[in-house]
Source information: Bacterial RNase P class A, 370 nucleotides, folded computationally.

RNA sequence: CCAGAGGGCCAGGCGACCGCGGGGCAUUUCGAUGCCGCGAGGAAAGUCCGGGCUCCACGAAACCACGGUGCCGGGUAACGCCCGGCGGGGGCGACCCCAGGGAAAGUGCCACAGAGAGCAAACCGCCGAUGUGCCCAUGGGCGCAGGCAAGGGUGAAAGGGUGCGGUAAAAGCGCACCGCGCGACCGGCAACGGAAGCGGCAAGGCAAACCCCACCGGGAGCAAGACCGAAUAGGGGCGGCGCAUGGGCCUGGUUUCGGCCCGUCGCCCGGGUUGGUUGCUUGAGGCGGCGCGUGAGCGUCGCCCUAGAGGAAUGGUCGCCCAUCGCGUUCGCGCGAGGACAGAACCCGGCUUACAGGCCCUCUGGCAUU
Numbered sequence: 001c002c003a004g005a006g007g008g009c010c011a012g013g014c015g016a017c018c019g020c021g022g023g024g025c026a027u028u029u030c031g032a033u034g035c036c037g038c039g040a041g042g043a044a045a046g047u048c049c050g051g052g053c054u055c056c057a058c059g060a061a062a063c064c065a066c067g068g069u070g071c072c073g074g075g076u077a078a079c080g081c082c083c084g085g086c087g088g089g090g091g092c093g094a095c096c097c098c099a100g101g102g103a104a105a106g107u108g109c110c111a112c113a114g115a116g117a118g119c120a121a122a123c124c125g126c127c128g129a130u131g132u133g134c135c136c137a138u139g140g141g142c143g144c145a146g147g148c149a150a151g152g153g154u155g156a157a158a159g160g161g162u163g164c165g166g167u168a169a170a171a172g173c174g175c176a177c178c179g180c181g182c183g184a185c186c187g188g189c190a191a192c193g194g195a196a197g198c199g200g201c202a203a204g205g206c207a208a209a210c211c212c213c214a215c216c217g218g219g220a221g222c223a224a225g226a227c228c229g230a231a232u233a234g235g236g237g238c239g240g241c242g243c244a245u246g247g248g249c250c251u252g253g254u255u256u257c258g259g260c261c262c263g264u265c266g267c268c269c270g271g272g273u274u275g276g277u278u279g280c281u282u283g284a285g286g287c288g289g290c291g292c293g294u295g296a297g298c299g300u301c302g303c304c305c306u307a308g309a310g311g312a313a314u315g316g317u318c319g320c321c322c323a324u325c326g327c328g329u330u331c332g333c334g335c336g337a338g339g340a341c342a343g344a345a346c347c348c349g350g351c352u353u354a355c356a357g358g359c360c361c362u363c364u365g366g367c368a369u370u
Base pairs, nucleotide, nucleotide: 001366002365003364004363005362006361007360008359009358010357012321013320014319015318016317017316018315020039021038023036024035025034026033027032041341045352046351048350049349050348051347052346053221054220055219056218066217067216068215069214070213071085072084073083074082075081086100087098088097089096090095101212102211106210107209108206109205110204123152124151125148126147127146130145131144132143133142134141135140136139160178161177162176163175164174165173179201180199181198182197185194186193187192225278226277227276228275235269236268237267238266239265240264241263246262247261248260249259250258285304286303287302288301289300290299291298292297322339324337325336326335327334328333
């Protein structure tokens, strides 16, 4: 210098003016005014996991069902997150990826092709030693019964591979090496690693198919919930007045008697609409030092307070500068464009997704020079 890998950070800067939402102080004619200070993010997003908080439900435990998670150890309030390992795969490498328990419990499936797809299988092919039929007939030929998983072909996958022996032809049938399975023992907390020896080789794949095993799991969500609460209308209780010549009810109909209600006034009670207050932002909080830890992180000390709106503020204009881009260039620069994704809504820890451009650190491979 080129090509790459991992991690961290920033997300235009400064100033002026106008404006918006909270807070504090002062003044006030209670309408407001003035001053000071604060005011989006790394993802505020998706709402996918895990919690806090709140209400509802619930006597406890076990079992069943349903849902989720799934190598091991650690971190954490918790997690499906993170860290460190292990195993498998990829890369020359730095490093990256994995839904990574069980297929020698059971059931199911394995498309197309292919004879055959799971108690393996004879399509082409090889043999026909053995038994048997026929023909020439010393010997051989053609068949049949039958044997063979070597060779061909199909397929993602056809029941180890190479070689020698063996055979009628073959075959772990026998042997050597490689592979595979089991594995005393050794190392490791464990996942797992190593391994004497044993075994002719069985037990194809799929569990993001059912299933088995282990562990975890009440529901709903700040529009949760709590408080205050008028006027008018309506509900209930008590009391006063009026009680009728009216209406309704007390029996299916009629009549009589009786009771109650329908009216109005006063006091009290409770519910609830609009509305207001609260929940609301100090929290598993941030930054820094020290200690422990490989690390995630933990402990301790010091400092800091950093949006709380609620139809919802966080904006606009101008000037200078900066990154970037385009055009021109007398290579000094000039002119123009122009800053991504996006945007709080109870709060945290994660994951995922979007993102112009830029900066820093560590590492790998190559080239050149010394």